[in-house]
RNA sequence: AGUUGGCUUUAGGGGUAUUCUAAAAAAAGAAUUGAGACACACCCUUUGAACCUGAUUCGGUUAAGACCGGCGUAGGGAAAAGUAGAUGCUAUAUU
Numbered sequence: 001a002g003u004u005g006g007c008u009u010u011a012g013g014g015g016u017a018u019u020c021u022a023a024a025a026a027a028a029g030a031a032u033u034g035a036g037a038c039a040c041a042c043c044c045u046u047u048g049a050a051c052c053u054g055a056u057u058c059g060g061u062u063a064a065g066a067c068c069g070g071c072g073u074a075g076g077g078a079a080a081a082g083u084a085g086a087u088g089c090u091a092u093a094u095u
Base pairs, nucleotide, nucleotide: 001090002089003088006083007082008081009080010079011045012044013043014042016039017032018031019030020029021028051076052075053074057070058069059068060067
């Protein structure tokens, strides 16, 4: 010097499943996974796998599932400001 991370404020994007109670519908409760299963909570905002399409997909697993992995250097997808010299990396100069 460049880049990146932390914190604050505001704005925006996203998902909410499976099984049982259970017999028709609605609501509710419990169990499984997860950051989050309708919480003003959680996650993500272009350095973008938060999330969507592909997908009534492929392989595995399970009581069951979008549970795990492939697909995926596939296609889409939502942002700005401030801040302390406080995170890491790279280059240069000096000792």
The RNA shown here (TPP riboswitch aptamer (THI element)) has 95 nucleotides and comes from Mesonia algae. It was read from a public genome assembly, where an Rfam model found it. Rfam family: TPP riboswitch aptamer (THI element). From the family's description: Vitamin B(1) in its active form thiamin pyrophosphate (TPP) is an essential coenzyme that is synthesised by coupling of pyrimidine and thiazole moieties in bacteria.